Notes: Model confidence (mean pLDDT): 80 of 100. A computed fold for a 137-nucleotide RNA from a Bacillota bacterium, annotated as FMN riboswitch aptamer (RFN element). Rfam family: FMN riboswitch aptamer (RFN element). Rfam describes the family as follows. The RFN element is a highly conserved domain that is found frequently in the 5'-untranslated regions of prokaryotic mRNAs that encode for flavin mononucleotide (FMN) biosynthesis and transport proteins. This element is a metabolite-dependent riboswitch that directly binds FMN in the absence of proteins. The sequence was found by an Rfam model in a public genome assembly. The model forms 100% of the base pairs in the Rfam consensus.
RNA sequence: UAAAACCUUCGGGGCGGGGUGCAAUUCCCCACCGGCGGUGUUCCCUAACGGGUAAGCCCGCGAACCAACCAUACCGGUUGGCCGACCCGGUGCGAUUCCGGGGCCGACAGUAAGAGUCUGGAUGGGAGAAGGUGAGU
Numbered sequence: 001u002a003a004a005a006c007c008u009u010c011g012g013g014g015c016g017g018g019g020u021g022c023a024a025u026u027c028c029c030c031a032c033c034g035g036c037g038g039u040g041u042u043c044c045c046u047a048a049c050g051g052g053u054a055a056g057c058c059c060g061c062g063a064a065c066c067a068a069c070c071a072u073a074c075c076g077g078u079u080g081g082c083c084g085a086c087c088c089g090g091u092g093c094g095a096u097u098c099c100g101g102g103g104c105c106g107a108c109a110g111u112a113a114g115a116g117u118c119u120g121g122a123u124g125g126g127a128g129a130a131g132g133u134g135a136g137u
Stems, first nucleotide, its partner, number of pairs: 002137001005133006016030004031117002033106002035061004043052003056104002065081006086102005108120003
């Protein structure tokens, strides 16, 4: 100087009102929600350096789902596939991120009737975040 490795903790939100109906938080009208990292002209702190913060639909990732293979008493594992959705105007050197307006999207299984919002796999998994050990060597 500060790497590999290891440990700990944390790590997802949302159906309220009305209609139809034997039956719907599933249909229809209105409503409501937005994981993680990156980028970022916003905002906050600072005298400055600098730090913090800001995208569901831009880039990437995660869960789920599908297949093959592996393992197996059970739980599983690996690889691959799949993996949604944005425009217009304004400002500006620069914005699909800001401001204004109008849109759009959302795994699987279950169900008295079709689900982003209910129930379940899930007291699971997880992108990752923070801290610690490593490091008086």